Predicted 3D model of a 515-nucleotide part of an RNA (small-subunit ribosomal RNA, 5' domain) from an uncultured bacterium. It matches the Rfam family "Bacterial small subunit ribosomal RNA". The full RNA is in RNAcentral, with records from ENA and SILVA. Model confidence (mean pLDDT): 84 of 100.
Context: one part of a larger RNA
RNA sequence: GACGAACGCUGGCGGCGUGCUUAACACAUGCAAGUCGAGCGGUAAGGCCCUUCGGGGUACACGAGCGGCGAACGGGUGAGUAACACGUGAGCAACCUGCCCCUGACUCCGGGAUAAGCGGUGGAAACGCCGUCUAAUACCGGAUACGACCCUCCUCCGCAUGGUGGGGGGUGGAAAGUUUUUUCGGUCGGGGAUGGGCUCGCGGCCUAUCAGCUUGUUGGUGGGGUAACGGCCUACCAAGGCGAUUACGGGUAGCCGGCCUGAGAGGGCGACCGGCCACACUGGGACUGAGACACGGCCCAGACUCCUGCGGGAGGCAGCAGUGGGGAAUAUUGCGCAAUGGGCGAAAGCCUGACGCAGCGACGCCGCGUGGGGGAUGACGGCCUUCGGGUUGUAAACCUCUUUUACCACUCACGCAGGCCCCACGUUUUCGUGGGGUUGACGGUAGGUGGGGAAUAAGGACCGGCUAACUACGUGCCAGCAGCCGCGGUAAUACGUAGGGUCCGAGCGUUGUCC
Numbered sequence: 001g002a003c004g005a006a007c008g009c010u011g012g013c014g015g016c017g018u019g020c021u022u023a024a025c026a027c028a029u030g031c032a033a034g035u036c037g038a039g040c041g042g043u044a045a046g047g048c049c050c051u052u053c054g055g056g057g058u059a060c061a062c063g064a065g066c067g068g069c070g071a072a073c074g075g076g077u078g079a080g081u082a083a084c085a086c087g088u089g090a091g092c093a094a095c096c097u098g099c100c101c102c103u104g105a106c107u108c109c110g111g112g113a114u115a116a117g118c119g120g121u122g123g124a125a126a127c128g129c130c131g132u133c134u135a136a137u138a139c140c141g142g143a144u145a146c147g148a149c150c151c152u153c154c155u156c157c158g159c160a161u162g163g164u165g166g167g168g169g170g171u172g173g174a175a176a177g178u179u180u181u182u183u184c185g186g187u188c189g190g191g192g193a194u195g196g197g198c199u200c201g202c203g204g205c206c207u208a209u210c211a212g213c214u215u216g217u218u219g220g221u222g223g224g225g226u227a228a229c230g231g232c233c234u235a236c237c238a239a240g241g242c243g244a245u246u247a248c249g250g251g252u253a254g255c256c257g258g259c260c261u262g263a264g265a266g267g268g269c270g271a272c273c274g275g276c277c278a279c280a281c282u283g284g285g286a287c288u289g290a291g292a293c294a295c296g297g298c299c300c301a302g303a304c305u306c307c308u309g310c311g312g313g314a315g316g317c318a319g320c321a322g323u324g325g326g327g328a329a330u331a332u333u334g335c336g337c338a339a340u341g342g343g344c345g346a347a348a349g350c351c352u353g354a355c356g357c358a359g360c361g362a363c364g365c366c367g368c369g370u371g372g373g374g375g376a377u378g379a380c381g382g383c384c385u386u387c388g389g390g391u392u393g394u395a396a397a398c399c400u401c402u403u404u405u406a407c408c409a410c411u412c413a414c415g416c417a418g419g420c421c422c423c424a425c426g427u428u429u430u431c432g433u434g435g436g437g438u439u440g441a442c443g444g445u446a447g448g449u450g451g452g453g454a455a456u457a458a459g460g461a462c463c464g465g466c467u468a469a470c471u472a473c474g475u476g477c478c479a480g481c482a483g484c485c486g487c488g489g490u491a492a493u494a495c496g497u498a499g500g501g502u503c504c505g506a507g508c509g510u511u512g513u514c515c
Stems, first nucleotide, its partner, number of pairs: 001514003005511005012368006018361002020326001025324003029321003034069003039066002042062002046060001047058004076279003086203007095196002100192008108142004117132006148171007156163002177184001205251003212242003217239008254276004258269004281302005304315004332358001334357003340354001341352004371401004381392004407451005415442001418439009459504005464485003470499005480487002
């Protein structure tokens, strides 16, 4: 000097930040991922109408269901990991990429189911089972097809395997509707963009009281597998591969941009913010999908907790709050989708503990205030005294001025040049212009104006030397102080108290850690 700090004393206001460093300990409760009726059959609820009171119809809409997209993002944590995990620079002639953009072509003909529903039935529940009916942008079959894949020929190119383009033959393959039109879609290709996968060079901890390590091990061939190369996996064959330039083992640790310090070189650290990685009660596994081996999905095993009618079931806060526990120590079970961003939707809109705000904490940084001027008989009081006085001290009183902050009252935003709805004009819709209406959690907040009154606001540590700041009394190697040297045994500037002083100031000190 610095800090995600803690502790002691003290504490007026504001802005911006920041806040479980310990038990990746266990979690009550609420919320954190839905959306689409412009894909579908339908109608549980609400409104209106009719009603024989059983029910029916209707528009707005819509519970549950089928289907689509999303749920792999966003948010959390740092356990593991010494590794191509990360950083940086390259490579892929060995790869994938939903939604988005550009572009070419197509969107033909059929079929059978099933959920919901209805009827029945098992179970305490969770959840099923049977029969029957029905739809689709759900599922299946056929047709056609640029291209794809395989074989073959030619051309050109390269970086070893090889790659681009063209010709011929063969193989197995697409689609979905909605709508008055438009639109929005669907399928097969090509290109782009974005995101990812894989490989390699180099770089960044400690330890030799770890010196040898290795059998899928190192390489080859055949096969399998993957989007893709590869011992990635498998059978066989060979006997290799790594190591003092530190293999193997052990310990520790997420990595980086950066942060702190320092003149720099360097040293230490990796909290907040940003990028990458890993993890989601512990271990294992796959399914779906463009993408996961998937935090709020599934299955199995385990520990733990809960329900049970004892047969069987349910759960996973390292999401936001919050609770217990641990700890020196770390916050509200708040408001809102108004803004930004995300998902779905044609849109209106819905969802969003991301986010925007508010609350708590002097935890940090910064700013402001606690008044300004005048005022000597240098008052009283305190302390010291050589008893003359000195000092506190212009300090107070007193006079005058101001009103920041706080308080009271009135007014009142920007964030909205946007979004949405309606109308008019240009305009086929889209879109543009104009007008009207509506839309702010924060918030009646910030800001502004007015009001009264110095009114509402100062402490902490230190004063032997280092180190700025000294006297008196008490104590008497006691009580105590102390970072180091050291003080204290009867005049202690070093202990305690007082007066005075010094330094900083809404803080001041102490402890811890790093330079």